[in-house]
Context: one part of a larger RNA
RNA sequence: GAGCGAACGCUGGCGGCAGGCUUGACACAUGCAAGUCGAGCGGGCGUAGCAAUACGUCAGCGGCAGACGGGUGAGUAACGCGUGGGAACGUACCUUUUGGUUCGGAACAACACAGGGAAACUUGUGCUAAUACCGGAUAAGCCCUUACGGGGAAAGAUUUAUCGCCGAAAGAUCGGCCCGCGUCUGAUUAGCUAGUUGGUGAGGUAACGGCUCACCAAGGCGACGAUCAGUAGCUGGUCUGAGAGGAUGAUCAGCCACACUGGGACUGAGACACGGCCCAGACUCCUACGGGAGGCAGCAGUGGGGAAUUUUGGACAAUGGGGGCAACCCUGAUCCAGCCAUGCCGCGUGCGGGAAGAAGGCCUUCGGGUUGUAAACCGCUUUUAGCCGGGAAGAAAAGGCAACUCUUAAUACGGGUUGUUCUUGACGGUACCGGCGGAAUAAGCACCGGCUAACUACGUGCCAGCAGCCGCGGUAAUACGUAGGGUGCGAGCGUUAAUC
Repeated sequence: GAGCGAACGCUGGCGGCAGGCUUGACACAUGCAAGUCGAGCGGGCGUAGCAAUACGUCAGCGGCAGACGGGUGAGUAACGCGUGGGAACGUACCUUUUGGUUCGGAACAACACAGGGAAACUUGUGCUAAUACCGGAUAAGCCCUUACGGGGAAAGAUUUAUCGCCGAAAGAUCGGCCCGCGUCUGAUUAGCUAGUUGGUGAGGUAACGGCUCACCAAGGCGACGAUCAGUAGCUGGUCUGAGAGGAUGAUCAGCCACACUGGGACUGAGACACGGCCCAGACUCCUACGGGAGGCAGCAGUGGGGAAUUUUGGACAAUGGGGGCAACCCUGAUCCAGCCAUGCCGCGUGCGGGAAGAAGGCCUUCGGGUUGUAAACCGCUUUUAGCCGGGAAGAAAAGGCAACUCUUAAUACGGGUUGUUCUUGACGGUACCGGCGGAAUAAGCACCGGCUAACUACGUGCCAGCAGCCGCGGUAAUACGUAGGGUGCGAGCGUUAAUC
């Protein structure tokens, strides 16, 4: 000098853009953060109806989603990450192609009845539907095979044209696995290792493999630093520097790991699963003492820790995600608003004239000098702030109608294009524009001995104090304190911590 997720002191007008628990991965009151589908299914309730039935709503069975999105950095020195390769794999939804979608059966919720329990919840009996479950048939292709043969699938719904369902192949996407190289400090850590290293066989996995097991062999790693200990998420990047390098890993993006602590599996295409399950532990809460409930490192918010870090806000209008044919529903993702000079950037606090160089202050050799065109005074302007008025873009669609076109037997349906129409904005009456009046609403902070730009007076008297280094202060202190003056930066200015 630069720079900062900063803090502290003094001060503080406006706007734009960004950022905001670096500490206790400490504990959490309260609300919200993952639902959706009645075009899979039966039923309860309500409304209308004599009824059939229709509509709405609710829990349940069932499907898809809850493995994404969001948070955090504890652990990890590792194929974790970065980079470049590899072969023995999986992949729901999506796309393309191809072949199918047949016949039956038995249940379980809901419900009804009867119980148990303080509650959480739960037991028995009976009835019932399905795109839930099971069996038979069929098999182009698929799997196994001793190559003869064997095995294995499906689901229907409705507005009648679509949406689905099953098998197979390919793609796309995403993921699992393996390897080369790179990846902090310590030798006051020198030896480490028994599933250890390799082989055979078997099991297991989506898949290779000591991944696991039986047997056999005795190997494997290490001064090119094994092992041990300490520290640490890694990277793109960021800061600095002429560069080499050094330091760092907030915000944004990619990967990894974790979800009260430890362990485990279930379901599923995918988890060993933040807002799922089971067990153990610590903690908190409820209890009728028998037993139960919970997990903010989601968004707000609270206590605590700390030098220190925000609102228990609005909306799904946009972008994106889940479900649904759709309408639509959900979305603390997201988009916005609120708070904070935390940072960067921009603007303003007026402009021109004005010497009797006024008064006052300060200094003085008492002549004067300086503050100083500064003020007063005259003229002008109105950014910003205030008030009044107008007022966006962000909205593309989806839907309706019409025309053309593709498909088609078809003017159905569906896809595309064009035209037209009808709406949809949280921000927000915001940005922006116009008008009104009036210099009106707006300047501080640090420093002035040398380094280092800027000097005098008074007070103090090795005291009180200053100080980054050198050093000032013991009676004329440009170094302490105050004042006048000056210098630097300016809505900031200084100080402190750590970095280059």